[in-house]
RNA sequence: AGAGUUUGAUCCUGGCUCAGAAUCAACGCUGGCGGCGUGCCUAACACAUGCAAGUCGAGCGAGAAAAGGGGCUUCGGCUCCUGAGUACAGCGGCGGACGGGUGAGUAACGCGUGGGUAAUCUACCCUUGAGUGGGGAAUAACACCGGGAAACUGGUGCUAAUACCGCAUGACGUUCCGGGGCCCUUGGGUUCCGGAAUCAAAGCCGGGGACCGCAAGGCCUGGCGUCAUAAGAUGAGCCUGCGUCAGAUUAGCUAGUUGGUGGGGUAAAGGCCUACCAAGGCGACGAUCUGUAGCUGUUCUGAGAGGAAGAUCAGCCACACUGGGACUGAGACACGGCCCAGACUCCUACGGGAGGCAGCAGUGGGGAAUAUUGGACAAUGGGGGAAACCCUGAUCCAGCAAUGCCGCGUGUGUGAAGAAGGCCUGCGGGUUGUAAAGCACUCUCAGUGGGGAGGAAGAUAACAAGGUUAAGAGCCAUGUUGUUUGACGUUACCCAAAGAAGAAGCACCGGCUAACUCUGUGCCAGCAGCCGCGGUAAUACAGAGGGUGCGAGCGUUAAUCGGAAUUACUGGGCGUAAAGAGCGUGUAGGUGGAUAAUCAAGUCGGAUGUGAAAGCCCCGGGCUUAACCUGGGAACUGCAUACGAAACGGGUUAUCUAGAGUGUGGCAGAGGAAAGUGGAAUUCCCGGUGUAGCGGUGGAAUGCGUAGAUAUCGGGAGGAACACCAGUGGCGAAGGCGACUUUCUGGGCCAACACUGACACUGAGACGCGAAAGCGUGGGUAGCGAACAGGAUUAGAUACCCUGGUAGUCCACGCCGUAAACGAUGAGAACUAGCUGUUGGGAUUUUUAGAAUCUUAGUAGCGUAGCUAACGCGUUAAGUUCUCCGCCUGGGGAGUACGGCCGCAAGGCUAAAACUCAAAGGAAUUGACGGGGGCCCGCACAAGCGGUGGAGCAUGCGGUUUAAUUCGAUGCAACGCGAAGAACCUUACCUACCCUUGACAUUAUUGGAAUCUCCCAGAGAUGGGAGAGUGCCUUCGGGAGCCAAUGAACAGGUGCUGCAUGGCUGUCGUCAGCUCGUGUCGUGAGAUGUUGGGUUAAGUCCCGUAACGAGCGCAACCCUUAUCCUUAAUUGCCAGCGAGUCAAGUCGGGAACUUUAAGGAGACUGCCGGUGAUAAACCGGAGGAAGGUGGGGACGACGUCAAGUCAUCAUGGCCCUUACGGGUAGGGCUACACGCGUGCUACAAUGGUCAGUACAAAGGGUUGCCAAGCGGCGACGUGGAGCUAAUCCCAUAAAACUGAUCUCAGUCCGGAUUGGAGUCUGCAACUCGACUCCAUGAAGUUGGAAUCGCUAGUAAUCGUGGAUCAGAACGCCACGGUGAAUACGUUCUCGGGCCUUGUACACACCGCCCGUCACACCACGGGAGUGGGUUGUACCAGAAGUAGGUAGCUUAACCUUUUGGAGAGCGCUUACCACGGUAUGAUCCAUGACUGGGGUGAAGUCGUAACAAGGUAACC
Repeated sequence: AGAGUUUGAUCCUGGCUCAGAAUCAACGCUGGCGGCGUGCCUAACACAUGCAAGUCGAGCGAGAAAAGGGGCUUCGGCUCCUGAGUACAGCGGCGGACGGGUGAGUAACGCGUGGGUAAUCUACCCUUGAGUGGGGAAUAACACCGGGAAACUGGUGCUAAUACCGCAUGACGUUCCGGGGCCCUUGGGUUCCGGAAUCAAAGCCGGGGACCGCAAGGCCUGGCGUCAUAAGAUGAGCCUGCGUCAGAUUAGCUAGUUGGUGGGGUAAAGGCCUACCAAGGCGACGAUCUGUAGCUGUUCUGAGAGGAAGAUCAGCCACACUGGGACUGAGACACGGCCCAGACUCCUACGGGAGGCAGCAGUGGGGAAUAUUGGACAAUGGGGGAAACCCUGAUCCAGCAAUGCCGCGUGUGUGAAGAAGGCCUGCGGGUUGUAAAGCACUCUCAGUGGGGAGGAAGAUAACAAGGUUAAGAGCCAUGUUGUUUGACGUUACCCAAAGAAGAAGCACCGGCUAACUCUGUGCCAGCAGCCGCGGUAAUACAGAGGGUGCGAGCGUUAAUCGGAAUUACUGGGCGUAAAGAGCGUGUAGGUGGAUAAUCAAGUCGGAUGUGAAAGCCCCGGGCUUAACCUGGGAACUGCAUACGAAACGGGUUAUCUAGAGUGUGGCAGAGGAAAGUGGAAUUCCCGGUGUAGCGGUGGAAUGCGUAGAUAUCGGGAGGAACACCAGUGGCGAAGGCGACUUUCUGGGCCAACACUGACACUGAGACGCGAAAGCGUGGGUAGCGAACAGGAUUAGAUACCCUGGUAGUCCACGCCGUAAACGAUGAGAACUAGCUGUUGGGAUUUUUAGAAUCUUAGUAGCGUAGCUAACGCGUUAAGUUCUCCGCCUGGGGAGUACGGCCGCAAGGCUAAAACUCAAAGGAAUUGACGGGGGCCCGCACAAGCGGUGGAGCAUGCGGUUUAAUUCGAUGCAACGCGAAGAACCUUACCUACCCUUGACAUUAUUGGAAUCUCCCAGAGAUGGGAGAGUGCCUUCGGGAGCCAAUGAACAGGUGCUGCAUGGCUGUCGUCAGCUCGUGUCGUGAGAUGUUGGGUUAAGUCCCGUAACGAGCGCAACCCUUAUCCUUAAUUGCCAGCGAGUCAAGUCGGGAACUUUAAGGAGACUGCCGGUGAUAAACCGGAGGAAGGUGGGGACGACGUCAAGUCAUCAUGGCCCUUACGGGUAGGGCUACACGCGUGCUACAAUGGUCAGUACAAAGGGUUGCCAAGCGGCGACGUGGAGCUAAUCCCAUAAAACUGAUCUCAGUCCGGAUUGGAGUCUGCAACUCGACUCCAUGAAGUUGGAAUCGCUAGUAAUCGUGGAUCAGAACGCCACGGUGAAUACGUUCUCGGGCCUUGUACACACCGCCCGUCACACCACGGGAGUGGGUUGUACCAGAAGUAGGUAGCUUAACCUUUUGGAGAGCGCUUACCACGGUAUGAUCCAUGACUGGGGUGAAGUCGUAACAAGGUAACC
């Protein structure tokens, strides 16, 4: 410090997610030791049991028992002393207000920080000075008598005090009066002086010489206590500035409320309380209300600023079952006190009582979750005490928990045969791995045995000298010596012996993110933080091997900060991504020109106080180290006080004119409002002319018209809008404004001077304006025209189109308040290159013109710098800055719900959440696509010729059938395709019967030659039996080949996956394209080149050009064909010569010709003319056998279709292994209501039939082609010549031509079908062959919608051959014969190429995608209501308590005239008030029949709204 994720890719915006640190954690797996920390975050839920606050006999009265000893004894016991003035209980004092717990409440002077108290208190403690005199009356304990189950309690009687009560004394106290100093002040504080009034007390324990006393004691002395006062310290109270969470969908709150006066009350100011008076007080700088919350030092995180938290430790606050209340006290409204009310629990004799773990343990419960009913007061601290001591669940320790941090260990060295085993494997090996074993060492820790600090200071006794004192007593402090105190503790630590002995796991391994393979699974099981894995080869699931990371831990989950500049103070944005309010006026607020002076609140400086300790940081120290502990420092960025500075900002004062404004004179303008006027047009009415249509559309129809329309002429009515001018022209803040005239009126601009003197800018709220539509009332209504009606279109058409037509559009007044109200760009100011056009004004100059230049205010186009993600903006900024306002923070839900405000309504403004997704989005790029555009091509259309689709048959496919009808191919690019040929075989399918190392391959062992013949059983495979037969090579050991048997490795599979593959093939397409290097441009994807102008069949070539070159394609090179030449001449040829035949290259011969087959030539836009840029090229011509690629073929770029093929072959993986392998026989692939494709034959006269006569090419042939001859009507048979082929054979080519006949008909057309008879092949023609003959003679008379081929030797037509093959072509391949028509042209259909444009597509239009409906689930809103929480108001009620009143009752201290009084208590009563109740509101939560929309959900329904001109441009 970043990374992953939107896309085909890119940049940006933007969210989501990850890597880090950290925790009072929990869960899963695992677990050796120690040190130091930490440990109910939930139910402030309920609690059994034990303990947690007592102590003092030196304040007081009373006062046992046990035990020991003595005496007596009836041996039961009694008594005295010690115990002992001890225990328990009581009166009294101090302490139970500390310590300990918890965080419910509290948004508050509660906390933090800084002040104030001149408005206060403070027990114990310290210091100073002064006292402590003298009396009195009770009461508990106790005793007796009662009540009660108990708790407890009544009566009578006795008694003490440091308990209680008077009296005395009394000031430096308090109050009042008088006076002075200092301070500076709220009824003043402080200090000094004088006077008056008033208020205290308690004793206890020691020691003691003289003196007094009967004694106690007095007296002296010490200590403690006690009383009043002053001062201090400590602690506490109160007041106050500032700070302290969220919500405005909480905007008004307040009646003791705000203030005053009198009174009361408190330690103390104060409405704290009360009476009266006044009407205030708080609030947009957020009152009130609601929700949440203890606050802080600090903790976590972060570079910091910040953000989050408030466990342990420390400070403050609050609370103690819930609510209320006071008492006592220095201190409480009191955790382990009291009273009352309530809920709960327990006891009960039913009458009444008891209780409060949020102390320490512990229990139940809740919960994901948090410990022992431990030890000790040894230390530290606290309470009491004079002290010893006692108490102390504070505390110190131990126990439990890997809960955290820190440290240590689980060994070390050596060790290659790289062991075994595991895993992988390309079978060679690799890896685990020096790892182990083995050998040599070591002993930390744990375990055993032994030793052994420190934590201990004190206390007490004796002694010594010192202080006090009259004192050597006592007491106090110091020192020495003795004795004594440890829970932890089997302590830390040290020593010894032994032995590698007792001690390693967890997570992860697709990317982010370090780490890879095998097996299993097969969109299943599962994983997942995000992206995403899994549908048969998963590095992503599960297991294993291996590896990586951390390590006594490791992962997961939760929550926090970070990364996140993703709330942006540091440090973001708003043209198009979310985001500028529709526009203005203006309040508060914020900001503000120049000069000078002054003040010092802001600002700055040093100083002082404070900022607790701990913590963080730095430097040291102590535990073996560290964690941890400890000393010092720094820091605590803050607050307060006083002093100083005066630049800046601010206040005040004075001045200025550059901002702003006013005045004067002009100018332009659809600026606004009102009144009036005008012409053109539409429509309607009247009249004339006139006749059959008009109108409307893509085409029609509805409609109008013979009752006279449309058309045309004249006249009239009425309403609305203002052609041309008219313009990226003008005006206005925006909305908006367009005939003309008048009136009223706002703003702007220009010029020059004068004046005011900062008067300014922005602007939350507020107020005003605000298109269209809409609403209300009243008018108006020509045209247009939602709704509606009709006609069309359509599958439908509630639309688009047409005919009508109501609201509305218009006017007046009043509402509404919204728009894609847009420049998607807030207002104002300043600065920063230019050029051009245009509108308004002014100035200067001159050629006075249709001018030029300058300036100013607008308005447009381009453009530099700069900015921007890019597009783009660019003095009219989106540049560079300043001021102010508004707004944004992922998409959806949603601009919705609820609430509030506004509105007559429609609705508007404000404005969420649950839930859900990992995206949504901007700009640009490359493609693809468009019922976008331009250019171009192709038998693409058109122009033609012939077909298919109708018939019959053949053949293939689908479907159906079947035991099986084997499998594959499925738009073009499957369907006479694989199959160049299924009767058996083929054959893969079915049925039946058989085989199991197998029909086939390799290896081992054994045996045998191989092989042949025959018999029996069987459908055959097969089984059984008999016979014949002994081979080849040899170094004589044996070997090769063949056969059989045995056993195992293995064979075998047309079984699956063409979506695991190779190879091969199809297709776009023989279309002209597809790319690269370097350079350049762009942030980038990419672009350029390859675009442009021409041209071509062509990215073919030329020119231009930030490109220059190159590659794969095109073309050419190859084959064939067309012409010629050379060479050669048999089997081919035969001109000339000769021979010869009826005829015949038949023969001699020839090498001319044809032909054959080798090699060459030829054609290149080479030549001429024209066109063109003088180019490329095109057009025409010449010559030529051939002319512009001469014709044909082979040849198929980058790629696309997961195209086809695992059944040609090969091959990974999976599957079968007495079967999914192998053999045999029979059957099937040939089925047949039907549909489709491809063909053949026809429907006839351009023909059929008969007869005759010609002319090919290219092939094939020895298991073959088969001649002549003969037989048969024929298929064919017979025959055997010839031929391994330019020799022989297949083999007559047929259309054509000549002649004859048929004469338009289901025919002399057509030949299906069927019957009969045959031939051939073949083991075998039944299922199921071809052919022949005789007979039969079906459909069919040119074929609907639709559709196919073909541009020249082509179509059409005619025959011939071949492969396969025993036989079996109408198919396929090849060959030649005859041999046309047409192409104007590119509008349209299809396909393709280039450029451009739009795009929400990228699986790329067979794309994407919207809404209703149906189903399931989820959350939310409404809802008659229902239940509950909180709370306001009014009223009732009123426990305990306090205060006031008091006429009843009672009453020790004091007074008294002895009767009473003062005072007190009880009772009653008044006020306040908790609980409770009634009524009525508010608010929140839960729930509710039904209902509403929303979201989500592989394959539901209906349409097709949007994206392309999305087929009616879209949108607000």
Predicted 3D model of a 1516-nucleotide RNA (small-subunit ribosomal RNA) from an uncultured bacterium. The RNAcentral record of the sequence draws on ENA and SILVA. The prediction has a mean pLDDT of 85.